Predicted 3D model of a 1402-nucleotide RNA (small-subunit ribosomal RNA) from an uncultured bacterium. The coordinates come from a structure-prediction model, not an experiment, and the mean pLDDT is 81. It matches the Rfam family "Bacterial small subunit ribosomal RNA". Rfam links the family to the GO terms structural constituent of ribosome and ribosome.
RNA sequence: AGAGUUUGAUCCUGGCUCAGGAUGAACGCUGGCGGCGUGCCUAACACAUGCAAGUCGAGCGAAGCGCAUAAAAUGGAUUCUUCGGAUGAAGCUUUAUGUGACUGAGCGGCGGACGGGUGAGUAACGCGUGGGCAACCUGCCUUACACAGGGGGAUAACAGUUAGAAAUGACUGCUAAUACCGCAUAAGACCGCGGGACUGCAUGGUCCGGUGGUAAAAACUCCGGUGGUGAAAGAUGGGCCCGCGUCUGAUUAGGUAGUUGGCGGGGUAACGGCCCACCAAGCCGACGAUCAGUAGCCGACCUGAGAGGGUGACCGGCCACAUUGGGACUGAGACACGGCCCAGACUCCUACGGGAGGCAGCAGUGGGGAAUAUUGCACAAUGGGGGAAACCCUGAUGCAGCGACGCCGCGUGAGCCGAUGAAGUAUUUUCGGUAUGUAAAGCUCUUUCAACAGGGAAGAAAAUGAACAGUACCUGUAUUGAGAAAGCCCCCGGCUAACUUCGUGUGCAACACACCGCGGGUAUAGGUAGGGGGCGAGCGUUAUCUGAUUUUAAUGGGUUUAAAGGGAGGGGGGGAGGCCAUGCCAAGUCUGAUGUGAAAGAUUGGGGCUCAGCCCCCGGCCCUGCAUUGGAAUCGGUUAAGGUGGUGUACAGUAGAGGUAAGCGGAAUUCCUAUUGUAGCGGUGAAAUGCGUAGAUAUUAGGAGGAACGCCAGUGGAGAAGGCGGCUUGGUGGACUGUAAGUGACGUUGAGGCUAGAAAGCGUGGGGAGCAAACAGGAUUAGAUACCCUGGUAGUCCACUCCGUAAACGAUGAUUAGUAGGUGUCGGUGGGCAUGGGCCCAUCGGUGCCGCAGCCAACGCAGUAAGUAAUCCUCCUGGGGAGUACGUUCGCAAGAAUGAAACUCAAAGGAAUUGACGGGGACCCGCACAAGCGGUGGAGCAUGUGGUUUAAUUAGAAGCAACGCGAAGAACCUUCCCAAGUCUUGACAUCCCGAUGGCAGGUGAGUAAAGUCACCCUCUCUUCGGAGCAUCGGAGACAGGUGGUGCAUGGUUGUUGUCAGUUCGUGUCGUGAGAUGUUGGGUUAAGUCCCGCAACGAGCGCAACCCCUAUUUUUAGUAGCCAGCAGGUAAAGCUGGGAACUCUAAAGAGACUGCCGGGGAUAACCCGGAGGAAGGUGGGGAUGACGUCAAAUCAUCAUGCCCCUUAUGAUUUGGGCUACACACGUGAUACAAUGGCGUAAACAAAGGGAAGCGAGCCGGUGACGGUAAGCAAAUCCCAAAAAUAACGUCCCAGUUCGGAUUGCAGUCUGCAACUCGACUGCAUGAAGUUGGAAUCGCUAGUAAUCGCGGAUCAGAAUGCCGCGGUGAAUACGUUCCCGGGUCUUGUACACACCGCCCGUCA
Repeated sequence: AGAGUUUGAUCCUGGCUCAGGAUGAACGCUGGCGGCGUGCCUAACACAUGCAAGUCGAGCGAAGCGCAUAAAAUGGAUUCUUCGGAUGAAGCUUUAUGUGACUGAGCGGCGGACGGGUGAGUAACGCGUGGGCAACCUGCCUUACACAGGGGGAUAACAGUUAGAAAUGACUGCUAAUACCGCAUAAGACCGCGGGACUGCAUGGUCCGGUGGUAAAAACUCCGGUGGUGAAAGAUGGGCCCGCGUCUGAUUAGGUAGUUGGCGGGGUAACGGCCCACCAAGCCGACGAUCAGUAGCCGACCUGAGAGGGUGACCGGCCACAUUGGGACUGAGACACGGCCCAGACUCCUACGGGAGGCAGCAGUGGGGAAUAUUGCACAAUGGGGGAAACCCUGAUGCAGCGACGCCGCGUGAGCCGAUGAAGUAUUUUCGGUAUGUAAAGCUCUUUCAACAGGGAAGAAAAUGAACAGUACCUGUAUUGAGAAAGCCCCCGGCUAACUUCGUGUGCAACACACCGCGGGUAUAGGUAGGGGGCGAGCGUUAUCUGAUUUUAAUGGGUUUAAAGGGAGGGGGGGAGGCCAUGCCAAGUCUGAUGUGAAAGAUUGGGGCUCAGCCCCCGGCCCUGCAUUGGAAUCGGUUAAGGUGGUGUACAGUAGAGGUAAGCGGAAUUCCUAUUGUAGCGGUGAAAUGCGUAGAUAUUAGGAGGAACGCCAGUGGAGAAGGCGGCUUGGUGGACUGUAAGUGACGUUGAGGCUAGAAAGCGUGGGGAGCAAACAGGAUUAGAUACCCUGGUAGUCCACUCCGUAAACGAUGAUUAGUAGGUGUCGGUGGGCAUGGGCCCAUCGGUGCCGCAGCCAACGCAGUAAGUAAUCCUCCUGGGGAGUACGUUCGCAAGAAUGAAACUCAAAGGAAUUGACGGGGACCCGCACAAGCGGUGGAGCAUGUGGUUUAAUUAGAAGCAACGCGAAGAACCUUCCCAAGUCUUGACAUCCCGAUGGCAGGUGAGUAAAGUCACCCUCUCUUCGGAGCAUCGGAGACAGGUGGUGCAUGGUUGUUGUCAGUUCGUGUCGUGAGAUGUUGGGUUAAGUCCCGCAACGAGCGCAACCCCUAUUUUUAGUAGCCAGCAGGUAAAGCUGGGAACUCUAAAGAGACUGCCGGGGAUAACCCGGAGGAAGGUGGGGAUGACGUCAAAUCAUCAUGCCCCUUAUGAUUUGGGCUACACACGUGAUACAAUGGCGUAAACAAAGGGAAGCGAGCCGGUGACGGUAAGCAAAUCCCAAAAAUAACGUCCCAGUUCGGAUUGCAGUCUGCAACUCGACUGCAUGAAGUUGGAAUCGCUAGUAAUCGCGGAUCAGAAUGCCGCGGUGAAUACGUUCCCGGGUCUUGUACACACCGCCCGUCA
C1' cells in the first nucleotide's frame, strides 16, 4: 500500500466482499513448563451454612474465677503424752480486705458515615474542566491562649413478682460513673443597642472601643502521663452556586399555576419557592423547550498516518444504590449494605395469639445462560478501628488453588557423521527410475527442561516474625539419548503462500462457500491418499469494534446525462460581505507570564526481576485544555465622523404577442329558411356503420350562434416562471439607452412563512359552433374492451371559488468579478464617409452559431461555462420494497406535502467501443426479381426417405448444406440384422513346448450346411550334426469387436463462397476498449486500379503463373493422310512413292486497351472504331483467405478412454436389408400430328477390350446359339450413331397416342434366378387429353432436344461420370422477394432477434 466482483471488451459511478489490529470472550480439534495478569458481560433473580466491626476494666457498678492476707466455722495429719489429754498442719466452707497480662452481660466512650460490593436508577450542576461562597460546616490531628470551684437527683445491671409458645416485655425495690441536671466563674465567643476608622462589583465586609444579657468543664493513673471545657488559627474532609462541554428522535412544537418574579415570614450549617401567606403575570422554546427512547460519567482502553470512530471489564477519581417504596432518629458526619420505624412482595418459626429475615461483602448453592473459579491459608507485610500500651478485630489486604482466558519467555535436541538413497506408501513408466528423504535405523556430543538427593533466601528498617515455602535459586548424581513433551491445527481454483493420484458423480433439490464461484463421466474447488504451504502450545470458527471506506468528505466528496438544483418570485430572522482616508475600544487575532490540567496509563532516558516487546522502580517530556493577568493594534470586528466607482432616485428618449378591462371586425365550420337540381353523398388500404326520393351531397341568397384569430411570422420580441399573437381605447408593471443632478454601501443570498402558478379535475351559475375522454355502432384481427371510420356526452369558453401538480427541461439554483477570437440577429447611442435606398468604426443591453485555453468518465461545455475564483441556499449517499405503509398538516373530493421499516439481490447505473440485428437509410452485386424457354407439383412406373409392419426389415446422413446421399451396382457372398447349428489361444499376428512330414489334392461316411470322422498320396536344403517350412496337439501372454462416445480426437469433407474480404509491423490519435491504415472521390468481376488523405509498408486472399479449347508456324510422318506422279482393283491409300492437306504430338507465335476518335481530372478507366482466327479476365477447368456452423464422419482409415472375452469374437445354412394402408424428395416415360409407325439413305466425338472385345458365315421371328478370322489395339473388334432429311401411312380418337399390369413361351449369367435378376417373342392394353396452391433450372454453342461410351460388374441402370449432333428465346431495368458486400444510424441484444423481456393463468 491494496485486491476480487456489473461488460464480448473499456472508462467511470456505485454498492457488496476480503487481506490488518483488538476482545472480561464462547465453540471445535489438540495440549509440555514457567512468570505476570485476568475470570457472572445473562436474573439489581432467590439464597442453606460459615465468616466479613469491633474495642476500651487506665470511665463505672455488680458478678464470676484465680491468688494473697485476716477472721470465723469445720477438719483432723503430725508430735508429745501422765493415755485422761495437749498440740493443731493440709484440705473444705463462710466473711472481709487487697490483688490480676483473667472472663464477659450491662451503664458509659470512640468506631459501626471508612474499608468492601454493584451499576438498577439518572440526559442531571450527575460527571468533566475552570471558577465562586462578602451564603457555610468540619469528630479524631497540629499550633498558641484561657480554664476545670462547689453541689444534686436518677437509672441499667442486680433482686423479687408477673405476661407470653417464643421474640420480647410490665411492675416494685437497690446502686455507680468520664451517664444526666442546676449554681459559681467568663479571657474569649454569641445575641441586643448605639459610636468611630478603613474598605468592597452589589447585598455588604474588616478593625477599635462602650453597654446589657447568655452558656463551660471529668476524671483516671503504673505518678511518667492520658483525658475534659471555652475560644482562635491551620490542616483534612464535606455542603451549596456559576461559565463551558456531555447520545438519538420534529412521523414529539409548543410547555409551565409554586409555574416566573416581588414583599414578609418559617426552615437550614448555609443561599434559595426549599416551604407558607399576599401581590404581579410572568418564565422556557427552532441556538430545539416539552415529550419519548437509550445510557452511570471521567482518567483511560481498542483502532486509525492523523482528524476521527467505537468502548467505559480489570486499576484509579466522582456519583447513585443496598429485597421494593416512604420516613425520620442518633451523630462532627447518614436520611445509614451487615442501625431504627411504617407499608408491599417473598422466605422461615409458631401453641395461630404473634414473631424473625434481607450475600449488588468473601467463599459457596440453586436458577438463567454459549459462558466465568476454592464453602483455602495468614494477619508475616501494607493499611484501617479501638486502646496509654501490651494487644484484640480486619474474607481490606498479602498469598495459595482452579481455567491456554490473555501477554511474555523456554523446550520437544545438535552433528558439512550416517545412502544397502532400505522397506512401506504414492506416482509415472522408455520398466531403468522418481518423491517422501539424511528422513529413519546406526555412531558421536550436549543436558535447557523433566526425575532424584543435598543446601537454601531476599521480602523482614533495633528485636520478634509462624502464610507464601522447603518456594525461587545453587550444587551434585545416575540413566536414557529424547526420554514425560510435536507435530497439533488450518489451508493448497483466484484474491493468497502452497498440486497430484484414486474412486464417486441420472438430483444445479446433493455437496461446498468470506466474495467470485465449483460439480452434468479425466473435479488442482466435494471425499480419500501422497506431497506441499502457513503457524506453532496452539490452530481454526463464530460474535463484536475499528481500519481498508475520500462509502457522511472540517482535514477530504458531489448535484446536465450515473443518486442529487427546490417548478418560479420578492422577502423579515440568519449567513458571508465594496474601495479611499482618520480616530476610540480590544470581544476575535498575535505574544509573554502565572495557576491548574491527581496518580496510574502512553512516550522517552536509566535501573531491577537469569532474558524479555510481560511485570516492577526512579526521572523527564506530554496531557494539544481551562482560568487569571501584562502587552500589540497589521488584519477582521465595534463605534464616530467623511469621500466614492456598487445599489437606488430624478431628468430626456426607445422597443415590445408584458398584464388587465371595455368595445369592434372579417374569413371559416355548423345549424335554420328559401332557390336551382337529382341519386347518390360520405368515408377508407379496402369497406361498412351513417346521411339521402319525406329530395341529401352540390349550388345560390338571407339569417342565427359560439369559438379561434390566416398572411405578416423570423433559433424575432417582451415577461420571474407558468405562459403571451385580429383591431381600437382607458388606466397600468417592468426593461434598455443617454446624461451625471441628488443619496452615500442603502448591496447579495435566503431555512420557515407569503405571493403568483400549464393541462386535467371539483363547486355554483351561464354558454355550447367546432373538437372530443366516457359510451354506441362499423371495420381490422385468432381475439381487438386499441390503432382506422361514423356518431357522441362530460369537458374545452365566460364569471366567481378551490386544487397546487407536470419530461413545470437548458433534465444545468441565485449573485458578483476576471478569462483568445470569429460570425449572424433584435433594441439603443456616438463618430466618420456618402447625401434619396446606405456603408464603415466604436460602445451598452438581449438572443443564436462556430471555436482556443481550461474542464470533463466520456459525450460535450466553452464571455448566455459544465472554465478560474468568492458568497448563500436546496438536494444526494447501492438496486428493489417505495414516493408505498402508518402518523400529521392541507383539501368538498380527487388527492397533495412530509415520509419509513421488515424482507430481498450482488449488482442496478452513466458514457463510449467492437460486433450482431432492424417490417432504419444510402450505394453495389448475384438466373435474386423482372423478360423468356423448359420443367416439378396431377398419372402409372423407377429409386431414396419417413411412417407402419416384422423374428429381422442392420446402421449412418436431417432446412438451405439429409432424401438416384455413403452404395462405381444386397439372388449366395457382400452383411453389419434375424432364426437355428457349431468353435473357444480362436477365422487373423508374434512368442514357447511336443509330435508329425507335409500343405494342397483325391476318395468315402455323415449333415440343411459347416463343424466332424475314416482312408490314399506326400516337403526342401545340408558340412549329415542339423537347419528351414508346414500341419496337428498343449499352456499362457494375447488375438478379435462394423460395440459406445464425431460433445475426448487426428485426417478427410460439406457450407458460407470463387463472396472480396481478413490481418500484421512501425507510426499517429484516444485515459482505455479501440481507431487510423481498410474510410473518402472515381473505377472494376475484384481491398482491381487511380487520385486524395497521419499514415507508410507488408502477409493471406483477387488476378497472373498450370491444363483443355479456338488461329497459325516449324519439326516429325506410322498403325494416321493422299494433292500431284506411277501401278492397280468389282470396289478400296490396295501398292510404289509423297510430306502438300486433314490428323497426330513436341516446340513456338499470337491479344497487350498495343493503335485511332470521344468521354473522364492531362488519372485509373469507360464508349466507339480499325486491324485480327480471337478484343477488352476470348470460352472452360483445376485452384477455396481469416473464420462460422461443438456442421458430417469412431461404419474408409487412424486413435484416447470406457465396455465384451465359451462372447458384443469366429463360422455355417436359411431368411431379411426387396415388406406396404400411407406421406415426401429425385428421376425416366407419356398424354401426341413440330407427332406415331414403316421403307430406304447421310454425318460424330470420346472411350473400352485377353477369365476380354469378338468380324464374317450358318441357325433362330427374336433375345441368342454354333463356328471362327483379327486384335494386348491411330492397324482388329465393340460400332448400328440418333435426332435429321426423303417417301409412304395414320386424321384428333383414350386413337396406329401411351405403355403399366397380367398370361403363355423362351434366352443369358450364375452352384443357385421361389422369396428376389436382366432380356426376347406372342397376347393383354391400366392411369394419363398438359396438371390446384406452390415451386425448380437456365444468359450461348447455353437452355431444350438427340443418340454414343465408360466405371462398378458373373449377371443386373430410368442413377452417376463423360462424349459429341441439332440448336433457340429474352434481359426495359433494380421498385419489390431472397442472399451477399461497403458506409451510416438506433439498440435495454453479446448464447448476439431462433436475442432480450412484460403481464395474465396454471